[in-house]
A computed fold for a 679-nucleotide part of an RNA from a Dehalococcoidia bacterium, annotated as large-subunit ribosomal RNA, domain II. The coordinates come from a structure-prediction model, not an experiment, and the mean pLDDT is 85. Its Rfam family is "Bacterial large subunit ribosomal RNA".
Context: one part of a larger RNA
RNA sequence: GCCUGCGAGUUGAUCUAUGUGGCCUGGUUAAGUGAUUUUAAUUACGGAGCCGCAGCGAAAGCGAGUCUGAAUAGGGCGAAUUUGGUCGCAUGGAUCAGACACGAAACCGUGUGAGCUACCCAUGGCCAGGGUGAAACCCAACUAAACUUGGGUGGAGGCCCGAACCCGUUAGCGUGGCAAAGCUUUGGGAUGAGCUGUGGGUAGGGGUGAAAUGCCAAACGAACUCGGAGAUAGCUUGUUCUCCCCGAAAUGUAUUUAGGUACAGCCUCAGGUAAAUAACUGACGGAGGUAGAGCACUGAAUGAGCUAGGGGCCGUGAGGUUACCAAACUCAAUCAAACUUCGAAUGCCGUUAGUCUUAUCCUGGGAGUGAGACUGCGCGGGCUAAGCUGCGUAGUCGAGAGGGAAACAGCCCAGAUCAUCAGCUAAGGUCCCUAAGAGCGAGCUAAGUGGUAAAGGAAGUGAUGUCGCUAAAACAGCCAGGAGGUUGGCUCAGAAGCAGCCACCCUUUAAAGAGUGCGUAACAGCUCACUGGUCGAGUGAUGUCGCGCCGAUAAUUCAACGGGGCUCAAGUUCGCCACCGAAGCUAUGAAUCGCGCAAGCGAUGGUAGGGGAGCGUUGUUAUAGCUGUGAAGCUGUGGCGUAAGCCAUGGUGGAGCAAUGACAAGCGAGUAUGCAGGC
Numbered sequence: 001g002c003c004u005g006c007g008a009g010u011u012g013a014u015c016u017a018u019g020u021g022g023c024c025u026g027g028u029u030a031a032g033u034g035a036u037u038u039u040a041a042u043u044a045c046g047g048a049g050c051c052g053c054a055g056c057g058a059a060a061g062c063g064a065g066u067c068u069g070a071a072u073a074g075g076g077c078g079a080a081u082u083u084g085g086u087c088g089c090a091u092g093g094a095u096c097a098g099a100c101a102c103g104a105a106a107c108c109g110u111g112u113g114a115g116c117u118a119c120c121c122a123u124g125g126c127c128a129g130g131g132u133g134a135a136a137c138c139c140a141a142c143u144a145a146a147c148u149u150g151g152g153u154g155g156a157g158g159c160c161c162g163a164a165c166c167c168g169u170u171a172g173c174g175u176g177g178c179a180a181a182g183c184u185u186u187g188g189g190a191u192g193a194g195c196u197g198u199g200g201g202u203a204g205g206g207g208u209g210a211a212a213u214g215c216c217a218a219a220c221g222a223a224c225u226c227g228g229a230g231a232u233a234g235c236u237u238g239u240u241c242u243c244c245c246c247g248a249a250a251u252g253u254a255u256u257u258a259g260g261u262a263c264a265g266c267c268u269c270a271g272g273u274a275a276a277u278a279a280c281u282g283a284c285g286g287a288g289g290u291a292g293a294g295c296a297c298u299g300a301a302u303g304a305g306c307u308a309g310g311g312g313c314c315g316u317g318a319g320g321u322u323a324c325c326a327a328a329c330u331c332a333a334u335c336a337a338a339c340u341u342c343g344a345a346u347g348c349c350g351u352u353a354g355u356c357u358u359a360u361c362c363u364g365g366g367a368g369u370g371a372g373a374c375u376g377c378g379c380g381g382g383c384u385a386a387g388c389u390g391c392g393u394a395g396u397c398g399a400g401a402g403g404g405a406a407a408c409a410g411c412c413c414a415g416a417u418c419a420u421c422a423g424c425u426a427a428g429g430u431c432c433c434u435a436a437g438a439g440c441g442a443g444c445u446a447a448g449u450g451g452u453a454a455a456g457g458a459a460g461u462g463a464u465g466u467c468g469c470u471a472a473a474a475c476a477g478c479c480a481g482g483a484g485g486u487u488g489g490c491u492c493a494g495a496a497g498c499a500g501c502c503a504c505c506c507u508u509u510a511a512a513g514a515g516u517g518c519g520u521a522a523c524a525g526c527u528c529a530c531u532g533g534u535c536g537a538g539u540g541a542u543g544u545c546g547c548g549c550c551g552a553u554a555a556u557u558c559a560a561c562g563g564g565g566c567u568c569a570a571g572u573u574c575g576c577c578a579c580c581g582a583a584g585c586u587a588u589g590a591a592u593c594g595c596g597c598a599a600g601c602g603a604u605g606g607u608a609g610g611g612g613a614g615c616g617u618u619g620u621u622a623u624a625g626c627u628g629u630g631a632a633g634c635u636g637u638g639g640c641g642u643a644a645g646c647c648a649u650g651g652u653g654g655a656g657c658a659a660u661g662a663c664a665a666g667c668g669a670g671u672a673u674g675c676a677g678g679c
Stems, first nucleotide, its partner, number of pairs: 001679006011097014026051003032045005055062002065077004100238002103235001107228003111224002118202009127192001129161003132157001136153006165189003171184003204220001206216003213222001241614006251264005265369002267366006277359001279355008292342001293340002298336003302332004307326001309325002311322004372397010402413003417590004422586003428580003431564003437577001439576006450566001456550002460547010477534005483507003488502003513528001517526002591604005615668001617665007625657002633652008
């Protein structure tokens, strides 16, 4: 892991609701006693007690009333006013019990452990070999004597090197191992605080500890064993047959509360009310201060004017002045969730009419939910960030399948009772993958734009405006001119059109600036404006709109159309016609439920959850049966039923079985890292 078996809402008591039954001249017995005998029941007694028949008050108490109160007031709770009471049984629910099952870590009590290990006690054992050479002593030299120096003897040491022994530093192997801690290499101690045998001691709120919370029998921040014990678990997991009807919530308030719970909200079931209610639409009447708008108010804020005050400057002062700051006022133009002289649309409330037909409301039984998610719209927080967070509002998912969006809970279309090799459509599509148009008409795009992106940039291209010049010849090109006063004045070393400042005239002209740019030290030189000629038809400026271009840059080739591939398109814009396309709609048939006299019409997605109807298993009882001419069980086949399931029959098997009614349950398994066995 698979298979088979086992495996979870039970039982008792009390209360409550519903169903059903007995009695109601109220109901009912409990313990106990007697009788009977299918010996654990039946039956007869037993009226103690309980509920009901009257309430109110804290009570005394009074009583269809009573309490409060001074009250004959008012008010509270009752009665009148109506439908039951009680005792069984069954079912739903609650409470107390282990209370649906399994599951802690822990806490407490009685004992068992120091044959592992920690420390201690008693008594034994062990430590190859080599090195170093302390004290002390002896001798010699030296000395007045010492000190001192040298040479020997000697054999100390938590001394040195290194086996046994003890330990376990480094690296490798081993990691389902040889081994629940090992092997190899290397390393530390190795006469000591050494190692070790045997016997003994210390015990869990404890011991022991050269101290690591270490060790106390392979898991020690408190051992193990059994017991209290089915501890408790607001937590996790699991919870076993079928079909039918309805069908949520993820909100509010409170909470030592936030993943729990209480009440309310939303679901379901039963009963009740019928004058009504709800919902929608129309009409009418209301309240309100949002969107917008506005600036009279409250504030913010810009420019100008005017002008208190302040600052600067001048003045001895009076005062004057000011290109500074600025209240109020005036003009102009603005801003506001906590501004409003204004002010919608929706929504809300009410009246009324219509539609619909109980959807509303009341009482009672049973719940679940109280982690929500995304999308559009209105907002707060945040960075007008987040698949972010918090509200409101609508939808979807949740609990919703089907079609589309390549794939894709929350987007678009659309709500699946069942069957069909029938049809029509929605969203979305129609060149191929791939069902259906290489559809029609007219444009645009050249970028594979389409098939990612901004500020910004550009003689891309199409459309459409406005304003110029132009056969009296424009625009572009080419030829020619582009002069004189004058080197204008100033400044300056110089300044001559062209460093800079000021002015910017006049003349000759077809035209020519006191000069557009380059240039020179300054001149010179080139060029432009402007003019003539040549040529002969359009040429400039500036807007708006459509589609394109650049800007463009990420990590495994293409990888930013699903792919192939696509260019008068298979891109894009406008218009049009076909077709495809879903569990939608239609058609035909069927099932259940509801309405209806009928014809017929309508309903039937569904998690938590509520309600209803059934199938099956084991046993009891009653009735009536089957079976060696073959029961149960097992295994094939066929049939029936909407399902759980049922029936018939072949084989096997070899002795019991089961229908109908009623009753009682150790009553249904695939999941609990379930339990046991087998493989």